The RNA shown here (SAM riboswitch aptamer (S box leader)) has 121 nucleotides and comes from a Dehalococcoidia bacterium.
The sequence was found by an Rfam model in a public genome assembly.
Rfam family: SAM riboswitch aptamer (S box leader). Its family is annotated with regulation of gene expression in the Gene Ontology.
[in-house]
RNA sequence: GGUUCAUCCAGAGUGGCUGAGGGCAGCGGCCCGAUGACGCCACGGCAACCCGGGUGCGCCUUGCCGGCGGGCUCGAAGGUGCCAAGUCCGACCCUUCCGGUGUGGGAGGGAACGAUGAACG
Repeated sequence: GGUUCAUCCAGAGUGGCUGAGGGCAGCGGCCCGAUGACGCCACGGCAACCCGGGUGCGCCUUGCCGGCGGGCUCGAAGGUGCCAAGUCCGACCCUUCCGGUGUGGGAGGGAACGAUGAACG
């Protein structure tokens, strides 16, 4: 890097180094950035996907043992992740409203792109 599934309106920053772009293709916006962004390192923190404890339910099983899958709750040792802005916003489709009629604007939903995790190969 690939496939499947889940989640993405919450949360959490200081110091040091570096020095010009950055917001993970590109486009249009908007924003961050020499009062030093982005990145790297150290420390700190957030969260709870994996994980650990408790509790309760369903299914498989004649039943027991056992197995599988959800729910609720507590935790944070460990594996990841994350610590500007909703995935920063938009484009494409559907519904609806406004309307000064211009490939206009608002609201809701869905895709697409992307990110993270778990499982698989």